[in-house]
RNA sequence: UUAUUUUUAGAAGAUCAGACCUUGGGUCGGGCCGCCGUUGCGCGGCAGCAGCUCUCCGCUGUGGGACUUCG
Numbered sequence: 001u002u003a004u005u006u007u008u009a010g011a012a013g014a015u016c017a018g019a020c021c022u023u024g025g026g027u028c029g030g031g032c033c034g035c036c037g038u039u040g041c042g043c044g045g046c047a048g049c050a051g052c053u054c055u056c057c058g059c060u061g062u063g064g065g066a067c068u069u070c071g
Stems, first nucleotide, its partner, number of pairs: 010070004016065001018028004031046005036040001048062005
């Protein structure tokens, strides 16, 4: 220097699962962390998203499995 392989963070994709809407079909498709005397589809929490409020502070719900590509 080149090639090959693997691939963290990060970015993107989609006729997977799943959710919502729905005539058609469309939209999303998920980053994590902590605790245990129980390792369990266990418990709790943060970012993010939606709604309410909207001077400010807040409140409610949700908070997620896999796959592919670049790297």

This is a predicted structure of a 71-nucleotide RNA (NiCo (Nickel/Cobalt) riboswitch aptamer) from a Spirochaetota bacterium. Rfam family: NiCo (Nickel/Cobalt) riboswitch aptamer. The family is grouped with related families in Rfam's "NiCo_riboswitches". Its family is annotated with metal ion homeostasis and cobalt ion binding in the Gene Ontology. The organism belongs to Spirochaetota, within Bacteria.